A computed fold for a 1478-nucleotide RNA from an uncultured Chloroflexota bacterium, annotated as small-subunit ribosomal RNA.
């Protein structure tokens, strides 16, 4: 890095699938061992039970066991005092805010990041200044008394402290006032001096005796040290505020009322509508407010070249929450996971008053879930909280234990070892493969097993959960250890067997309907291995959302067009600025993480160190080329303007013409049809139509000119005139001086049709009536004809509105028309030539997938709007204060589901009820048929035991059959054999054997066995042959012609079919082989990117027609000739003449037996048609083996209501019958042909010469020709049928032959639709011969000869074929393909009377708990006052605000419903035929 898949094949577009890492993973199949990891992603579901937050006797009272002295004692104790240690409820301090879980919420200053705080806190910590004096009251514990099941609680009474309270003191600090400096965002902030006022504190413990006191160590002291108090600084850790950065949805467009903002205030540590009064009305918001959806943010993980997508498991930072909700209290810090209090849910408890509880701590349960561990040990280490410290807590951690969950690492041995062993599986049966693989021998011990030693983590002495672990010797002994997927193509890796579109596989394409490398299974292999594979997910691949990197003319895709906001681009020159944009330093950008380097566990994972990378981020200097700058200044070449000329269906209004159709009029003319169509009819006319002529009326459109010709933004617009207006070109100067090009939104115009009022309506005409067509015709076409079409005014707002080409600017070869200009240049009579603006064609370069475009670009590029992202579903639904008339209907615009495709250009073919050109008995013109008759044949059906199989338009059907009574014979019925009817092999046996084979059974096969009786080789043992037996194996017309050879039919004896090179296209392909001529031809010629060659064509081959030489036996005949069969000759378009490109050729003549391929044969290109043949033969697979084989006897293939095919024989006088006579050819022949001659009417018999054949035999040919008779009839036509009698073949003619005689004498009197043959020695007729064959059902085939025609004018039409051409949605190719309803199952979804849940607001009503203000009549130790009394404080009730509750109407948003609507989809339903060929 790319591959598969739309086509008959090919380029493009464009979708889907695949191979690749990844993972908190689950799942199926397997599992040896470590080492560092990781492990509720679902129910922020509900928890039993243990433990995760204590600790300080060196703050205090009080108090206990235990110890210790002492008394007593029944020796059990038992009472008193004692205070070092311990131990602990209490009061008291410090912690419990940390440290551990979770992600529910949160889209927000929540998070990152960089600022800022002159607007702020801070316990312990650590420096540092000053203190630590003196009073006093209580009040837990505890005692007594009492309630309650309990939790707990009230009352009385004693007590102490570092707990609380008055004073006292006050460097500093705080607070108020006055001066003054400094900085400043002007608000204020800070610092000196001065004045006044208000506020602290606590002591424990050890030591130590010099002063002082009691008296020999103890206080006071003193000192040390832990606390303690006010300040002041630091570190560390908070709160607050701001820039900027990060999700989806506009089908969410407006939102807010403490709201913006001020003023005063009140509140907090702190600025602030934080909160309250007053006062302004502003605040946000298309660069997306508000609302709705998801979601914890980040560092970093995962992919990716990289941009980027995706993701926020483990670690780390930081937020938020703690059963839901709400509130405070303590406190340095909290609105507190292990704390209070209210409510709610919920779940225990209860003695029914009451009360208790919150694992998102670690473990574990129970639920969910595909899924996710042990109620494990210890606090050694680290780290926390306390304490002066010993210490003590710590499920923080740090170990173990469970899971192949995931990476690394090692293992299952290694060397030898060919008879290439068995055994598997293949097999061409030769063999080949597993495969050196085993197995033998010869090592080896990582791993195991079992024994010894035995850390390091621990610092300084002891003291180690892990753990007798890791590692370390030693012994044994290949010994404990391989599996999983794939194997049709992508994709490495192939053969049997079963199965039989079933079973099943499939990631896409797809396999399977009897030879499946795709299914199962087996052998082999190929791939990774303690895994391997499957599913889910994500990233790549996918340049398939395209910033790096895409596109819209036909493939998705240019808005129907302009105007014109808003962004966002923007000439030309100077100047300033420094906002982009560049360069430099500094700061950040936590640790982990990456990447490089390097060090350490044996390596690796892990894990130490070092340096690097990582921002759109700050901050400071510098640069000024560009762009920017609501900075300046100038300029003219884009714009625009004034002036003078043009052209035009531009628009509007208002007038006018003519020409036509309809309609009316007339004493018009004139009389029967006209009209309308492929034919016709419906309608119209004798009440005069149609046709002509004149007159009127009225609407509507404007012929010629008129032109790929003008104007206009488009839509579109066309007699003529006036009037009103709009844009445009040119031409010369001069003016403004960037004023510009585009253009989301907006708002304008905008064919038809429709639609609303009122007019109008001639013609046309939806609709809706008739008539005709058709199978139907709700069409197409004919006759009528309403709405419309027309006007004026208000809508609609769409179209294939198309150049399928958005708009400007600039730049790139020409050519050849055409419209409009020119005060340009030459000509001047026309006119050229240059220019500017339009509009057409070809065409260079480039361009494109191709077709094509090509200065009017689809080339080069800039700038800007619009728009696409597979194909259906969908121009579709829902939604919307949307637009519209309560229209029709626009606009905007999904998902489910479903398919692997749709799709564009071109290429070959086939195809067309396209078109051209040519062919042929295709058609025409001729003849004879055939289709009706009767009969024979095959066929189909039908019958039957069985009527064996094949063969099915053409190209099956007198076809396999060139012979079915038995044989054949495959059928079918009955009888028989079972190594067999036939062949081969080994082995054994076998001598009166092999063979001949008598009686007896029997239908015959067969069975049976008297009897008679061989052969060749010898080395004489025997061998071969033969037979018998058994075992391999024969057989099989049993299937598959769709598995095949071969052969064969058809297209078609059509004239095509194709290669090399070589040239043209990306290709596929195409040229050549088209094209002009010509031919029976792709025959030839000419031309030609092409040239040349091959298979066809033709010719070579045979015959036949003439001639000649040369032979001559049988032939005729007596040597010429006929005639035989062998070689030559003969025809070449070679002569002439005409034609033509003066090439091929073409016509005509001449000569010749034969003249333009003389006739006839043989010969069949590439290829179709899965054509036909397994039953001709041959063969792969399957199938049968005492039968599907073989043998036999009868039977059947011959059946017969009927259909169809090919024949024959007729219907008669061109002929039937007689009678006489004439003329042939091919070809058979010895199991034969058979003469003569005799018999017999006759078939035929006897006979037996002749012939192995030019000899003899079939062998009289027949029609014909002469004569004769019949005379139009069912006949002297015609012979079917039927009887009778006979012949001949055969073992055998019942089923079921063939001939002969006599008698019988059916249907037929020329044959509908419709259909075949044939162009000359040809149809017709008319006999002969042969082959199969005993014999024939032969009227059939194959051949020979005799007689011998008519008719082609042509190619319009019917069929079949060639060769270019064109269209195509076909390619199984029109017998294709393919639409829409309707019937039926199945999915998904829209509307739906309603029903029924959720979310977050709004209104009212209640209103806990706690804060706050006020009251406080009731209680009150410290403080004042002698004292009454007061200060001050507490209960309280009652107020604002307030969770959650109740009501109630709406919003948003789920489920589900009868029904109904479309839409997907499903091998063989139903109606039609709508589109692709006019």
């Nucleotide at each position: 890095a790319g591959a598969g898949u739309u086509u008959g094949a090919u380029c493009c577009c464009c979708u889907u699938u695949c191979a690749g890492a990844a993972c908190g993973a689950a799942c199926g199949c397997u599992g040896g061992c470590g080492g560092g990891g990781u492990g509720c992603c679902u129910a922020a579901c509900a928890c039993a039970u243990g433990c995760a937050a204590g600790u300080c006797g060196a703050g205090c009272g009080a108090g206990a066991a235990a110890c210790c002295u002492u008394u007593u004692u029944u020796c059990g104790g038992a009472a008193a005092g004692g205070g070092a240690g311990u131990c602990a409820a209490g009061c008291g301090g410090c912690g419990a805010a940390c440290g551990g879980g979770u992600g529910a919420g949160u889209a927000a200053c929540a998070c990152g990041u960089g600022g800022g705080u002159a607007a702020u806190c801070u316990g312990c910590c650590c420096c540092u200044g000053a203190g630590u004096c003196u009073g006093g009251g209580a009040u837990a514990a505890c005692c007594c008394g009492g309630g309650g099941a309990a939790a707990c609680c009230c009352g009385g009474g004693c007590u102490a402290a570092u707990a609380c309270c008055g004073g006292a003191u006050a460097c500093g600090g705080c607070c108020u006032g006055a001066a003054g400096g400094a900085c400043u965002u002007c608000g204020g902030u800070u610092c000196u001096u001065c004045a006044g006022g208000a506020g602290a504190a606590a002591g424990g413990u050890g030591g130590c005796c010099u002063c002082u006191g009691c008296u020999u160590g103890c206080a006071a002291g003193c000192u040390a040290u832990c606390a303690c108090u006010c300040g002041g600084g630091g570190a560390g850790g908070g709160g607050c505020c701001c820039g900027c950065g990060g999700c989806c949805c506009a089908u969410u467009a407006g939102u807010u009322u403490g709201u913006u903002g001020g003023u005063g205030a009140g509140g907090g540590a702190a600025c602030g509508g934080c909160u309250c009064a007053c006062c302004a009305a502003g605040g946000c918001a298309a660069a997306g407010a508000u609302g709705g959806g998801u979601a914890g943010c980040u560092g970093g993980c995962c992919u990716g070249a990289g941009a980027g997508g995706a993701u926020g498991a483990c670690c780390a930072g930081c937020c938020a929450c703690a059963c839901u909700g709400g509130a405070a209290c303590u406190g340095a810090c909290a609105c507190a996971c292990g704390g209070u209090c209210c409510a709610g849910a919920c779940u225990c408890c209860u003695a029914c008053g009451g009360g208790a509880g919150g694992c998102a701590g670690c473990a574990g349960u129970g639920g969910g879930g595909a899924a996710u561990u042990u109620u494990g040990g210890g606090c050694a280490a680290u780290g926390g909280g306390c304490g002066c410290a010993a210490g003590u807590c710590u499920g923080a951690g740090g170990c173990a234990g469970c899971a192949a969950c995931g990476c690394c690492g090692c293992g299952u041995g290694g060397g030898u070892g060919a008879u290439g062993a068995a055994g598997g599986c293949c097999u061409u049966c030769g063999g080949g493969u597993u495969g050196u693989a085993a197995a033998g021998c010869c090592c080896u011990u990582u791993u195991c097993u079992g024994g010894g030693g035995g850390a390091c983590g621990a610092g300084u002495a002891a003291g180690g959960a892990c753990g007798g672990u890791a590692c370390c010797c030693c012994a044994g002994g290949a010994a404990u250890a391989a599996g999983u997927c794939a194997c049709g193509g992508c994709u490495a890796a192939c053969u049997a067997c079963g199965a039989g579109c079933c079973a099943g596989c499939a990631g896409c394409c797809g396999c399977g309907g009897u030879a499946a490398u795709a299914c199962a299974u087996a052998g082999g292999u190929g791939g990774c291995g303690a895994g391997c594979g499957u599913u889910a997910u994500c990233c790549g691949g996918a340049u398939u959302u395209a910033c790096u990197g895409g596109g819209c003319g036909u493939a998705a895709a240019g808005c129907g067009c302009g105007u014109g906001u808003a962004u966002g681009u923007g000439g030309u020159u100077c100047u300033g600025u420094a906002a982009g944009c560049c360069g430099g330093a500094c700061g950040u950008g936590a640790c982990a993480g990456c990447u490089c380097c390097u060090g350490u566990c044996u390596u690796a994972a892990c894990u130490g160190g070092c340096a690097g990378a990582g921002g759109c981020c700050g901050c400071c200097c510098g640069a000024u080329a560009c762009u920017g700058c609501c900075g300046g200044g100038a300029c003219u070449u884009g714009a625009g303007g004034u002036c003078g000329g043009g052209a035009g269906a531009g628009g509007g209004a208002c007038g006018u013409g003519g020409a036509a159709u309809u309609c009316c009029c007339g004493g018009u003319u004139g009389u029967a049809g006209a009209g309308g169509u492929g034919g016709a009819a419906u309608g119209g006319u004798u009440a005069g139509a149609u046709a002509u002529g004149g007159g009127g009326a009225g609407g509507a459109a404007c012929a010629c000119c008129a032109g790929u010709g003008g104007g206009g933004a488009a839509g579109g617009c066309g007699g003529c005139g006036u009037c009103c207006u709009g844009g445009c070109c040119c031409g010369c100067a001069c003016c403004u001086g960037a004023c510009a090009a585009u253009g989301a939104g907006a708002a304008a115009c905008g064919a038809a049709a429709g639609a609303g009022u009122g007019g109008g309506g001639a013609g046309c005409g939806a609709a809706c009536g008739g008539g005709a067509u058709u199978a139907g015709a709700u069409a197409c076409u004919c006759c009528g004809g309403u709405a419309g079409u027309c006007c004026a005014c208000g809508c609609c707002g769409u179209a294939a509105c198309a150049g399928g080409u958005g708009g400007a600017u600039a730049c790139u070869a020409g050519g050849u028309g055409u419209u409009g200009g020119u005060u340009g240049a030459c000509u001047a009579u026309c006119g050229u030539c240059a220019u500017c603006a339009g509009u057409g064609c070809c065409g260079u370069a480039g361009u494109u997938a191709a077709c094509g475009c090509g200065u009017u670009a689809a080339g080069u590029a800039u700038c800007c709007c619009g728009c696409u992202u597979g194909g259906g579903g969908a121009a579709u639904a829902c939604g919307a204060a949307c637009c519209g008339c309560a229209a029709a209907g626009g606009c905007u615009a999904a998902a489910a589901c479903u398919c692997a495709a749709a799709g564009g250009a071109a290429u070959u073919g086939a195809c067309g009820g396209g078109g051209g050109c040519c062919c042929g008995c295709a058609c025409a013109a001729g003849c004879a048929g055939c289709g009706g008759a009767g009969c024979g044949u095959g066929u189909g059906g039908u019958u039957u035991a069985a009527u064996u199989c094949g063969a099915g338009g053409c190209a099956a059907c007198a076809c396999g059959a060139a012979g079915a009574a038995c044989c054949u014979u495959a059928c079918c019925u009955g009888g028989g054999c079972u190594u067999g009817a036939c062949a081969u092999g080994u082995a054994c046996g076998u001598a009166g054997u092999a063979g001949u084979g008598a009686a007896g059974c029997g239908a015959a096969a067969g069975c049976g066995g008297a009897a008679c009786g061989a052969u060749c080789c010898u080395u004489c043992g025997g061998g071969a042959a033969g037979c018998g037996u058994a075992c391999g194996c024969a057989g099989g017309u049993g299937c598959u012609g769709c598995a095949u050879g071969g052969c064969u039919g058809u297209c078609g004896u059509c004239a095509g079919c194709u290669c090399g090179u070589g040239c043209c296209g990306u290709g596929a392909g195409g040229u050549g082989u088209u094209c002009g001529g010509u031919u029976a031809a792709g025959u030839c010629c000419g031309g030609u990117a092409a040239c040349g060659a091959g298979c066809g064509c033709a010719a070579c081959c045979c015959u036949c027609a003439c001639c000649g030489u040369u032979a001559g036996u049988u032939a005729c005949a007596u040597g010429u000739g006929u005639c035989u069969a062998a070689c030559g000759g003969g025809a070449c378009u070679g002569c002439c003449g005409g034609u033509u490109u003066a090439a091929u050729g073409c016509c005509g003549g001449a000569g010749g037996a034969a003249g333009g391929u003389g006739g006839g044969g043989a010969u069949g290109a590439c290829g179709u048609c899965a054509a036909g043949u397994c039953a001709g033969c041959a063969u792969g697979g399957c199938c049968c083996u005492u039968a599907u084989g073989u043998c036999c006897a009868g039977g059947g293939c011959u059946a017969c209501a009927c259909a169809c095919a090919c024949g024959c024989u007729a219907c008669a006088a061109u002929g039937g019958c007689c009678g006489g006579u004439a003329c042939a050819a091919u070809g058979g022949g010895u199991u034969g042909c058979c003469a003569a001659g005799c018999c017999g009417c006759g078939a035929g018999g006897c006979g037996g010469a002749g012939c192995u054949a030019a000899u003899c035999c079939u062998c009289c040919a027949a029609a014909g020709c002469c004569g004769g008779u019949c005379u139009c009839a069912g006949u002297u036509c015609g012979g079917a049928u039927u009887g009778c009698a006979g012949g001949c073949u055969g073992c055998a003619a019942c089923u079921c032959g063939c001939c002969u005689g006599c008698a019988u004498g059916a249907a037929g009197u020329c044959g509908g639709a419709g259909u075949u043959g044939c162009u000359a020695g040809u149809a017709a007729c008319c006999g002969c011969a042969g082959g199969u064959c005993a014999g024939c059902c032969a009227u059939a085939c194959u051949g020979c000869g005799g007689u011998g025609a008519a008719u082609a004018c042509g190619u319009u039409c019917c069929c079949g074929g060639g060769c270019g051409u064109u269209g195509u949605a076909c390619a199984c190719a029109c017998c294709g393909c393919c639409c829409g309803u309707c019937a039926c199952g199945u999915c998904a979804u829209g509307g739906g009377a309603g029903c029924u849940g959720g979310u977050a607001a709004c209104a009212c009503c209640u209103g806990a708990a706690g804060c706050c203000g006020g009251c406080g009549g009731g209680c009150u130790a410290u403080c004042c006052g002698c004292a009454a009394g007061g200060a001050g404080g507490c209960a309280g009730a009652g107020g604002u605000g307030g969770a959650a509750g109740g009501u109630g109407g709406g919003a948003c948003u789920g489920g589900u419903a009868a029904c109904u609507g479309g839409g997907a989809u499903g091998a063989a339903g139903u109606c039609g035929u709508a589109a692709c060929a006019a």

It matches the Rfam family "Bacterial small subunit ribosomal RNA". The RNAcentral record of the sequence draws on Greengenes.